[in-house]
RNA sequence: UCCGUGGUAGCUCAGCGGUAGAGCAGCUCGCUGUUAACGAGUUGGUCGUAGGUUCGAUCCCUACCCACGGAG
Numbered sequence: 001u002c003c004g005u006g007g008u009a010g011c012u013c014a015g016c017g018g019u020a021g022a023g024c025a026g027c028u029c030g031c032u033g034u035u036a037a038c039g040a041g042u043u044g045g046u047c048g049u050a051g052g053u054u055c056g057a058u059c060c061c062u063a064c065c066c067a068c069g070g071a072g
Stems, first nucleotide, its partner, number of pairs: 001071007010024004018055001026042005048064005
């Protein structure tokens, strides 16, 4: 320098153009002599950045940034 894969909640990851989700974690409550476990409820997101396409973009296109892998 070139090619590929990935970047979404605190963490691990879903989401194949139409209101962004799950598990774990956090908070509140219940249960218990207490903790843990268990049960119920609940908070939490500029979807890596900037543009473009579209009525509408996490999703399609372009450039860039970061991580990993490959080629030279």

Transfer RNA from a Minisyncoccota bacterium, 72 nucleotides, folded computationally. Lineage of the source: Bacteria > Bacillati > Minisyncoccota. Its Rfam family is "tRNA". The family's RNA type in Rfam is transfer RNA. Its family is annotated with triplet codon-amino acid adaptor activity in the Gene Ontology.